[in-house]
RNA sequence: GGUGAAAAAUGGCAAACCAUCCGUGAGGGUGGGGCGCAAAGCCACAGGGCCAGAAGGUUUUUCGGGCCGGCUGGGCUGCCACC
Numbered sequence: 001g002g003u004g005a006a007a008a009a010u011g012g013c014a015a016a017c018c019a020u021c022c023g024u025g026a027g028g029g030u031g032g033g034g035c036g037c038a039a040a041g042c043c044a045c046a047g048g049g050c051c052a053g054a055a056g057g058u059u060u061u062u063c064g065g066g067c068c069g070g071c072u073g074g075g076c077u078g079c080c081a082c083c
Stems, first nucleotide, its partner, number of pairs: 001083004012037002017032006035070001041076003045073003048068004053063003
C1' cells in the first nucleotide's frame, strides 16, 4: 500500500430500562445496565424520521430554526489477519 469483515486474538462501544442533571420539546450529559455492533469511532453534505414556531389552510402545504450517526447513502480515521 492492497484485500477481507470469515475464523482467531487483544480489546472496544453500549439498546431497552432505571437513577440524576440540562432542554418548551425532539433529544443530550453522567452513573448503573446489556439488546446488539467489524467501524455502534468522528462528520448534519444528501435523503429520511422527529421537535417547536410563523404564515396559509382545514388535516394538509410552505418558510426558516433545532434534534436523530444504533435510519440509508456519502466523507475521514482506526484494530486484527493475509499478500

c-di-GMP-I riboswitch aptamer from an Actinomycetes bacterium, 83 nucleotides, folded computationally.